[in-house]
RNA sequence: GGGCGACUAGCUCAGUGGUUUAGAGCGCUGCUCUGAUAAAGCAGAGGUCCGUGGUUCGAUUCCACGGUCGCCCA
Numbered sequence: 001g002g003g004c005g006a007c008u009a010g011c012u013c014a015g016u017g018g019u020u021u022a023g024a025g026c027g028c029u030g031c032u033c034u035g036a037u038a039a040a041g042c043a044g045a046g047g048u049c050c051g052u053g054g055u056u057c058g059a060u061u062c063c064a065c066g067g068u069c070g071c072c073c074a
Stems, first nucleotide, its partner, number of pairs: 001073007010026004018057001028044005050066005
C1' cells in the first nucleotide's frame, strides 16, 4: 500500500427497516431463604446501538466518509 471483517448494557453476544425503537447470558444492587456464606428464588439499576452526513414517511438495521480493533496479501 491492497483486500476482508467487527463495533449494541461492566463483559460475551443476539437482533437486522416499522406496530412498545432495544434484548439474552454472566456480572452488579436490594429482598427472601441461612447461625453465616454459597447455591436457589423474586425484584431492580445499567444502553443517546463508535462518530458525522445521506437515502427513506420511518434507520441500531441500508449507503458514503471518518475512527478503533482484528485477519489475510504484498

A computed fold for a 74-nucleotide RNA from a bacterium, annotated as transfer RNA. The coordinates come from a structure-prediction model, not an experiment, and the mean pLDDT is 81. Its Rfam family is "tRNA". Gene Ontology term of the family: triplet codon-amino acid adaptor activity. By type it is a transfer RNA.